[in-house]
Context: one part of a larger RNA
RNA sequence: CCCUCGUUAAGGAAUUAGGCAAAAUAGCCCCGUAACUUCGGGAGAAGGGGCGCCCUGCUGGGUGAGGUAUGGACAUACGGAGCCUGGUGGGGCCGCAGUGAAAGGGUCCUAGCGACUGGUUACCAAAACCACAGGUCUCUGCGAACGCGGAAGCGGACGUAUAGGGGCUGACACCUGCCCAGUGCCGGAAGGUUAAGGGGAGGGGUGAUGAGCUCUGAACCGAAGCCCCGGUGAACGGCGGCCGUAACUAUAACGGUCCUAAGGUAGCGAAAUUCCUUGUCGGGUAAGUUCCGACCCGCACGAAUGGUGUAACGACUAGGACGCUGUCUCAACGAGGGGCCCG
Numbered sequence: 001c002c003c004u005c006g007u008u009a010a011g012g013a014a015u016u017a018g019g020c021a022a023a024a025u026a027g028c029c030c031c032g033u034a035a036c037u038u039c040g041g042g043a044g045a046a047g048g049g050g051c052g053c054c055c056u057g058c059u060g061g062g063u064g065a066g067g068u069a070u071g072g073a074c075a076u077a078c079g080g081a082g083c084c085u086g087g088u089g090g091g092g093c094c095g096c097a098g099u100g101a102a103a104g105g106g107u108c109c110u111a112g113c114g115a116c117u118g119g120u121u122a123c124c125a126a127a128a129c130c131a132c133a134g135g136u137c138u139c140u141g142c143g144a145a146c147g148c149g150g151a152a153g154c155g156g157a158c159g160u161a162u163a164g165g166g167g168c169u170g171a172c173a174c175c176u177g178c179c180c181a182g183u184g185c186c187g188g189a190a191g192g193u194u195a196a197g198g199g200g201a202g203g204g205g206u207g208a209u210g211a212g213c214u215c216u217g218a219a220c221c222g223a224a225g226c227c228c229c230g231g232u233g234a235a236c237g238g239c240g241g242c243c244g245u246a247a248c249u250a251u252a253a254c255g256g257u258c259c260u261a262a263g264g265u266a267g268c269g270a271a272a273u274u275c276c277u278u279g280u281c282g283g284g285u286a287a288g289u290u291c292c293g294a295c296c297c298g299c300a301c302g303a304a305u306g307g308u309g310u311a312a313c314g315a316c317u318a319g320g321a322c323g324c325u326g327u328c329u330c331a332a333c334g335a336g337g338g339g340c341c342c343g
Stems, first nucleotide, its partner, number of pairs: 001338008010329002014327001019324001027051005036041001038171001052093012067078005094098001106322007113314002118130002134169007146155003172309004177239003182236002184232005191227003197221002202216005240258005267301001268298001279295005
């Protein structure tokens, strides 16, 4: 010096990215417990008090001897000693300390995210990721759709639309606006285009100008698809610009104009989203780029790639407080093990 422990004056988070680590809390009984709430919860909320040993009174539960009674050693009944185990009073004793050791919750407040229990990167990540009940769209009428397979066949399912497959969302509450122009999907007995095929006007070769054989070939008839006409957003997706205007100023309910398929409704908003930005105001601190509440000029929220809330839950994330401490001011001493030196 290192590792693992123990104790520490005064202070008590000043440490640090951050109370990381440590300390503290701790069991049982009694009292007592807020907001909020889906009335279950929140709750072990929080916050208090008691706890050992000896003697003794009362009392509950269990077991039940000797004994007594009736009829004969058996049976039945009465009876309660002793022992075991609780409750509750009185008196006393000792220590700093009585859950005397060990094991054994620290607590509270405010936000964000995810409803929850659960699952996950075997070996850096457990999470706000995945899943989840619930919601919704869509496919599927049964030899189902769909999946595996070359097929037979099998799964789906010894199921049958309250069933099964796929997509999205993700408890619950209140809701979920506008756009169908593009893309997708669905529906369209018309029309356009269109392959093989059908069809053969006509042309060429041979031959002799014929027949035959042979090559070629225009109309016209030909599916699905595409074009076309519609529908459809909890389908992929999208949801404007400029100028002016009110009797202070400022602002603009109002007007004009251009463009669009339509120009973002409700709700939320410097947010897990805000660049400018440590926005501005308020709160908390002596002092606050974080935090909470507001405002709204949203660089670049917004409604199932869901919006906004939400009790309960969380080894989640952010901020604050009490308790407590060697985290620190600032270090000291001690114990065991290692290292190092002598031998």

About this RNA:
Large-subunit ribosomal RNA, domain IV from a Pseudomonadota bacterium, 343 nucleotides, folded computationally. The source organism's lineage runs through Bacteria, Pseudomonadati and Pseudomonadota. RNAcentral holds the full RNA, with entries from ENA.